[in-house]
RNA sequence: GCCCCUGUAGCUCAGCGGGAGAGCGGCGGUUUCGUAUGUUACAGAAAAAACCGCAGGUCGGGAGUUCAAUCCUCCUCAGGGGCU
Numbered sequence: 001g002c003c004c005c006u007g008u009a010g011c012u013c014a015g016c017g018g019g020a021g022a023g024c025g026g027c028g029g030u031u032u033c034g035u036a037u038g039u040u041a042c043a044g045a046a047a048a049a050a051c052c053g054c055a056g057g058u059c060g061g062g063a064g065u066u067c068a069a070u071c072c073u074c075c076u077c078a079g080g081g082g083c084u
Base pairs, nucleotide, nucleotide: 001083002082003081004080005079006078007077010024011023012022013021018067026054027053028052029051030050031049032048037043038042060076061075062074063073064072
């Protein structure tokens, strides 16, 4: 110098022209449990678990094509690989 791959939520990744999503994590609620603590009876956190819900995104950046772009084209940035 040339070619290829990757870049999407805090993390790991789906989605590849027409609703931006999952798991984990975060926050809230309910239930279970019945410990700590207080206590006459009893009450009863926190943690943990299950379930439900919520928030969180310039889809690396810019331009173009299109009625419409995460997706197609061009330029560019970052990471990885290959060739010379």

A computed fold for an 84-nucleotide RNA from archaeon GW2011_AR15, annotated as transfer RNA. Rfam family: tRNA. It is annotated as a transfer RNA.